Overview
A computed fold for a 95-nucleotide RNA from Pseudorhodobacter antarcticus, annotated as TPP riboswitch aptamer (THI element). The sequence was found by an Rfam model in a public genome assembly.
RNA sequence: CAUUCGCGACGGGGGCGUCCGGGGAUCCGGGCUGAGAAGCACCCUUUGAACCUGAACCAGAUCAUGCUGGCGUAGGGAGUCUGCGGUAUGUGCCC
Numbered sequence: 001c002a003u004u005c006g007c008g009a010c011g012g013g014g015g016c017g018u019c020c021g022g023g024g025a026u027c028c029g030g031g032c033u034g035a036g037a038a039g040c041a042c043c044c045u046u047u048g049a050a051c052c053u054g055a056a057c058c059a060g061a062u063c064a065u066g067c068u069g070g071c072g073u074a075g076g077g078a079g080u081c082u083g084c085g086g087u088a089u090g091u092g093c094c095c
Base pairs, nucleotide, nucleotide: 001090002089003088004086005085006084007083008081009080010079011045012044013043014042016039017032018031019030020029021028022027051076052075053074057070058069059068060067
């Protein structure tokens, strides 16, 4: 110096469903799943199932729903660093 791991900074990406009751309502209360179901929050950022498409998909379960599994080694999908710390390996120079 390079590689590598973690952190950080700044930047960027993303989703918000379903059921019941009330109600004029995009509102209020409650049940379900979830990190998150409008939060000064949460998740993801190329080592990319965060999220989108296929999909008004297929099977199962459920009061119901991407609720679970399949689809899925399918197609897309948002990044950089001057920073901090660690590890080991390699290379160069000096003793």